[in-house]
RNA sequence: UGAGUAAGACAGAUGAUCGCUGCCACAGGGCUGAAAAGCUGCGGGAGAGGAAAGUCCGGGCUUCAUAGGGCAGGAUGCCAGAUAACGUCUGGUGGAGGUGACUCCAAGGACAGUGCAACAGAAAUAUACCGCUGCAGCAGAGUGAUCUGCGGCAGUAAGGGUGGAAGGGCAGUGUAAGAGACUACCGCCUGGCUGGUAACAGGCAGGGCAUAUGUAAACCCCAUUCGAAGCAAGACCGAACAGAGAGCAUAAGGCGGCCCGUCAGCUCUCGGGUAGGUCGCUGGAACCCGGCGGUGACGUCGGGUCUAGAUAGAUGAUCAUCCACGACAUAACCCGGCUUAUCGUCUUACUCAAUUU
Numbered sequence: 001u002g003a004g005u006a007a008g009a010c011a012g013a014u015g016a017u018c019g020c021u022g023c024c025a026c027a028g029g030g031c032u033g034a035a036a037a038g039c040u041g042c043g044g045g046a047g048a049g050g051a052a053a054g055u056c057c058g059g060g061c062u063u064c065a066u067a068g069g070g071c072a073g074g075a076u077g078c079c080a081g082a083u084a085a086c087g088u089c090u091g092g093u094g095g096a097g098g099u100g101a102c103u104c105c106a107a108g109g110a111c112a113g114u115g116c117a118a119c120a121g122a123a124a125u126a127u128a129c130c131g132c133u134g135c136a137g138c139a140g141a142g143u144g145a146u147c148u149g150c151g152g153c154a155g156u157a158a159g160g161g162u163g164g165a166a167g168g169g170c171a172g173u174g175u176a177a178g179a180g181a182c183u184a185c186c187g188c189c190u191g192g193c194u195g196g197u198a199a200c201a202g203g204c205a206g207g208g209c210a211u212a213u214g215u216a217a218a219c220c221c222c223a224u225u226c227g228a229a230g231c232a233a234g235a236c237c238g239a240a241c242a243g244a245g246a247g248c249a250u251a252a253g254g255c256g257g258c259c260c261g262u263c264a265g266c267u268c269u270c271g272g273g274u275a276g277g278u279c280g281c282u283g284g285a286a287c288c289c290g291g292c293g294g295u296g297a298c299g300u301c302g303g304g305u306c307u308a309g310a311u312a313g314a315u316g317a318u319c320a321u322c323c324a325c326g327a328c329a330u331a332a333c334c335c336g337g338c339u340u341a342u343c344g345u346c347u348u349a350c351u352c353a354a355u356u357u
Stems, first nucleotide, its partner, number of pairs: 001353010012322007020047002023044002026041002030039003049328001053339002056337005061230004073226005078092005093107001094105004108221002113219002115215003129160002131156005137150005168186002171183003187209001188207004193202003234279004243270006253263003286305008323326001
């Protein structure tokens, strides 16, 4: 200098004016009101994100349910740890990729059972198409040994061909030709040993391997685990209009020719919980800085900070200057994760290649 790998930060900037949603203070003849308070005005201060998103997991919180166990169903699936918990994270093991920094993996079981495996190929879980070999026969050549051809019977999975896959690999012995038939090495299986908390690694001995292909994000088996619904959860206050009860009035009104009666009237109480209101609601497994423990996720201690809380739902608009001309996207109970989207800019550590000293 170029090409990369990993981790992280920012998300147009500054100023002015006008608005919007909470909070605080004031209004000494501002308006309503008994007050509290509300409205209005004025001033101060605060006001979206790294993903607020998808709503895919986990937890808090709330209501309901719940003796215990089982069936069904879902999820997860190497080991150890972290955590409130997780399907998340950290560190390892094994496997795959990369020269490397590093990255990726749903990574239990295919001797419990069932299913599926297109096309090609003779045969796909059992096989003889070509080839190789033997036997007897026929035909031909040759004096002969023998050779060639044809079909038949038998042996053979070493070689060819098909395929993702042909029944452990490879070399030798062996054989008519062959074959774990036998032997060494590698692989596989079984049992000890050593190291490691473990996954696992290393090495030893034994077994000739019919314990014979793949697929379990196919059914399934094994192990672990899961009660349901969600802030429109839910708690409290509570008009009006109906309803029930008690009392007052019975002067006037309706029904009656009139009285009684009844309806209507007023007051109080009860009641359901509608309209509406308050809480839940944001101070929290919170954030920032530092020390200590730990490889790390994380834990713990000390100090500091308060950082939206609406309910038809605020965070916007205009102007000026500058630049790299501004992406994806807008809280609605709260946290921890995952996944997906994203104009660009910057920082740190590391790797590889080339060049110079």